This is a predicted structure of a 477-nucleotide part of an RNA (small-subunit ribosomal RNA, 3' major domain) from a metagenome. Its Rfam family is "Bacterial small subunit ribosomal RNA". Its mean pLDDT, the model's own confidence on a scale to 100, is 84.
Context: one part of a larger RNA
This record gives sequence, C1' cells and structure tokens, in this order.
RNA sequence: UGACGGGGGCCCGCACAAGCAGUGGAGCAUGUGGUUUAAUUCGAUGAUACGCGAAAAACCUUACCUAGGUUUGAAAUCCUCGGAAUUUUCUAGAGAUAGAAGAGUGCCUUCGGGAGCCGAGUGACAGGUGCUGCAUGGUUGUCGUCAGCUCGCGUCGUGAGAUGUUGGGUUAAGUCCCGCAACGAGCGCAACCCCUGUCGUAUGUUGCCAGCACGUAAUGGUGGGAACUCAUACGAGACAGCCUGUGGAAAACAGGAGGAAGGUGGGGAUGAUGUCAAAUCCUCAUGGCCCUUAUGUCUAGGGCUACACACAUGCUACAAUGGACGGUAUAAAGAGUUGCGAGACCGCGAGGUUCAGCUAAUCUCAAAAAACCGUUCUCAGUUCGGAUUGCAGGCUGCAACUCGCCUGCAUGAAGUCGGAAUUGCUAGUAAUCGCAAAUCAGCAUGUUGCGGUGAAUGCGUUCUCGGGCCUUGUACA
Repeated sequence: UGACGGGGGCCCGCACAAGCAGUGGAGCAUGUGGUUUAAUUCGAUGAUACGCGAAAAACCUUACCUAGGUUUGAAAUCCUCGGAAUUUUCUAGAGAUAGAAGAGUGCCUUCGGGAGCCGAGUGACAGGUGCUGCAUGGUUGUCGUCAGCUCGCGUCGUGAGAUGUUGGGUUAAGUCCCGCAACGAGCGCAACCCCUGUCGUAUGUUGCCAGCACGUAAUGGUGGGAACUCAUACGAGACAGCCUGUGGAAAACAGGAGGAAGGUGGGGAUGAUGUCAAAUCCUCAUGGCCCUUAUGUCUAGGGCUACACACAUGCUACAAUGGACGGUAUAAAGAGUUGCGAGACCGCGAGGUUCAGCUAAUCUCAAAAAACCGUUCUCAGUUCGGAUUGCAGGCUGCAACUCGCCUGCAUGAAGUCGGAAUUGCUAGUAAUCGCAAAUCAGCAUGUUGCGGUGAAUGCGUUCUCGGGCCUUGUACA
C1' cells in the first nucleotide's frame, strides 16, 4: 500500500421486510449430467454452464460411426501436353464412380499463337471443425451503469509511499458547495444520440372526413375539403425558472403554484482503470506442434432423437373469477414476387381447386384474444384435465421407418394447489390475454419484438446477500 475480520461508523441495491405471482409435487417439451452405444460429434460447468453456441439435426447441415471410393486431391496459384466449349442417351452400382454410343467445331489473331473452358501428367504445394484460449489478436461474460481509476507540477517522508481523492454538508453520481499544502488535468458520472409523453409550423397520398354536395343494401364509395386523426421534417417546451420555508449569504433539500410533463419526466443505446491465466484456436485471424495413399477428401446408410435414473429452464393443468356453445366489440408492431394470397366452390376438418389484387400508408397475411351479452354444466377425478395409444386422413419435401408438423373419430393416464427449500417483480410494473417476426421446403411450449386488460405492497434498515466510502486490528501478500 492492499486484502481479510463471526471489528466500528456512514450509505446504497427487489438485499431483507410488506405484498402479488410462481418454482420445488403431476404430465409433457427443451437443455445438461449419468448410463448405454459402432457412433450417441464438439464446446459451455458456482454466482458468470444447463430453451447456452444452435435465429430451426429426416437427406444436406455434420464436425461422429459403419461400409464403399480417392490421392496434386472438393476448391487455389504456377509448369508441360492434348482437346473447342457444351450437350443427349444407355449400361453396372446404394451412390460416389466406372464404361459405351451420338450431336457439336465457336471468339480474337501479326496465322506463330492467345483468352476462357475441359481432360491427362509432374512436383512445388494444397487441405485439416487435428492439439495448445496456460503462446496470441479480435470478440464476449462478470463484478457493474457500481462511482470509482489515475496523471503532471508542488509539498511531506531515508524509502515503499502519502497528499490531491481526506474533513463538514449534499447528490443517483469523485454530483456540487465550503474548508484544507496543495494547484490543475485526464478516463469514467452527467450532457450531447434514439424512442416515447404536450403544443406549433410546413406538406397532404396510398392516409383522414368536420362542414357542402352526389350515390349505395352497405362502405371516404365519388366530387370536393386541408379542419381533425395520422404520417415525416423542422421547431417550442423543464431550467430547481417562480413563490414559501430549512440551510452559511453556499451547494442543496421540503412544500406549493403554473404546466402535457417537476426535480435524471419514462425507456433505450452507451460499460472507466482493472478482476476471474473467466469463455472462445469449432465464426474469423494467427505463433508453435502434429497428420500428408491420411487426422485430407467424395459417397450411401446410420448417429447427434438411445433411457433404470438425477438436475435445470419452460408449457399445460388440477377447475365455477371456470369448461362448452352462440352472438357482439376493440390493437400495435411486423412480413410479402421462388412471395403474401382476397373472393367463389369442394371438404366435419387439416386442407384442396380456381384465381382477383399487391414490389404494398393502396393489395394480402388478418380471425386479434382475454373482455362483454345470452344459454348450459352444479362440485364430481366431473361436460375439469389432457398424457398415452388405435384407426382414418392432410401438408411439405427425391424421401417423413429410424426421425416432421397438422386434422378427424375413438381412447381418456397422472393431477384435487405441491416437503425442506427457492425465484421474479415497485407501475402501465407484476399477473393475465392474444399478435407478429427472424431462422425456415417443412417443423416453436424456445427467442426477439408488439400491443390489450391491469393490480397489491413498501412501517422501515435490526437481520440475510452483494456493493461503495472512512476508520481500526492482523502471525496474510
């Protein structure tokens, strides 16, 4: 100087407390461990691994296994030789591949040849998701959006170092004020950026429709309008600015007014010096090592989907604040031409046939769902719950056996609110309800967004956990 303390003081955080909803019990989904396997590819492992890399494992992906091939190689550069390129068909084979038959003679040219493509050969080389993340770059997690981390000069100390950065107040903040052997400065904080909340101006098409007309069974449908909504640009607005009080005449704090908004208005992006030899050599790059008729490469099939079990994260429930049936209303944000697909017809349905419109504020996906209004069920393992299984179908795709999703009929398991323990959340939040997108031929209970309905509680900081500052002890560095 740090680190640590079942030392002290001060302060903060859904850390506790106060509440709400869960997890832990059931069934299933997904991930992991374990076991099994020819292979169940690899990585991630307290917090900071485990719906994680993977925003899609039937083939491909794919890295694994088995079998069959290949060796200048699937792709790259250079050299030599030959041939136009290209294309059709047949045979063997699981295919990779091997063999055979046919069509075809281009472009530029100084007629030597050249460009591009195909085949053969030779070696230089290629290739490696092989090893080392404890050789590395880059990227990322975490402490932590915590308020800290440092430097120059000066001063003090033999020195390591100290001071500044401590103290008194204050703040979300090393935020600001005052004091002070310090005076300044940098990286962080804040602000500048984006979204959202109010208003104004400008512009009105594909959006809008108040007033004026026309028209319809109905609809901004039409003329028209530029008010409103909305769209997208530019501005205004919030600053402790005003008032009262507290405070030192400070910084600031408490209350009030006005205001759409009040003390950082609400979200996001933004992550200091560093810590964990944290993660990643399988995104990529890269040192070293290793393989080079194989640890490279091609193909078919299988595996990554196994299943006594254990854990993690979710979904669905156990019902009446509910289930079923009928009717009626109201979003936002997205996506679409190899696409979204209206309408009509067929089918109980998944879906099919046909086809309008749309490169989209124009057309389509598209029905929002919970809610509301009726009817029914009457507390039961049930008209709850839907696992499992059988049969019959649909869709995608060369191909759904291993191993996809969906529909109909039948079947109708566990489960009656969950031990110890444990998680999230302070407001448009929790809870609950649907919608969309990426990936994607197909496949979503996952992920990322979007809106609808919309709470309860917060005395407070004694205790638990984590963190910050000062101080003290130490046989620790």